[in-house]
């Protein structure tokens, strides 16, 4: 690489070197960009998917007591929900994944959903 699941209208930027591209993809709009584009360090932050650590509710197994043997009470606290911190891993920091292309809402425009394709994270292999 493929395959699954989730998410994707919110959120977060300075310096340096560097020098013409850039917004995945080919197109088509539209933007960003010589008041500095990709790329590369640095350094700051978002934000919560994993991990971690709490708080909280739920209360499996298991225990201890008590029993009218129906079960009560109490410990211990697993998985699973909720929030909270932000420890480590990743991932992000113009525009909704910047818009559209294909389907659907009769149809043109505009809405709107919905598909593909893409991204990011976990998993599987």
């Nucleotide at each position: 690489a493929c395959c699954u699941c989730a998410u994707c209208c919110a959120g977060a930027g300075g310096g340096g070197c560097a020098g013409a591209g850039g917004g995945a993809u080919a197109c088509g709009g539209c933007c960003c960009g010589u008041u500095g584009a990709a790329g590369c360090c640095c350094c700051g932050g978002c934000a919560a998917c994993c991990u971690u650590u709490u708080c909280g509710g739920u209360g499996a197994c298991u225990c201890u007591c008590g029993u009218u043997c129906g079960c009560g009470a109490g410990g211990c606290c697993g998985c699973c929900c909720g929030g909270a911190a932000g420890u480590g891993g990743u991932g992000c920091c113009a525009a909704c994944u910047c818009c559209g292309a294909c389907c659907u809402g009769a149809c043109a425009a505009c809405c709107a959903g919905g598909g593909a394709a893409g991204a990011u994270g976990a998993g599987a292999a």